[in-house]
């Protein structure tokens, strides 16, 4: 240095529940706490899938379609990365 990942160390993230602040048309996000499943990439970024439909299109109407909006931690590719036994 590479591969690898413990019953190591220092940490990190945060499913879900709940109290609370704010944003959004909605989906959803978000502030500050508590409890708490888990994760060695549960970091970043593409794809794919899914969610919503303000606006737009369409219909006689009900409805329908649509992402420039979102979600992904048990989908997938790429890139980067702490520590260190075997």
């Nucleotide at each position: 240095g590479g591969c690898a990942g413990a019953g190591a160390a220092g940490g990190g993230c945060u499913a879900c529940u709940u109290u609370u602040u704010c944003c959004g048309a909605a989906a959803g996000g978000u502030u500050a706490g508590a409890g708490g499943c888990g994760c060695a990439a549960a970091g970043u970024u593409g794809g794919a899938a899914c969610c919503u439909a303000a606006g737009g299109u369409u219909u006689a109407a009900u409805a329908a379609c649509u992402a420039c909006g979102g979600u992904u931690g048990a989908c997938u590719g790429a890139c980067u990365a702490c520590c260190u036994a075997a």
c-di-GMP-I riboswitch aptamer from Halanaerobium kushneri, 86 nucleotides, folded computationally.
Rfam family: c-di-GMP-I riboswitch aptamer. Gene Ontology term of the family: cyclic-di-GMP binding.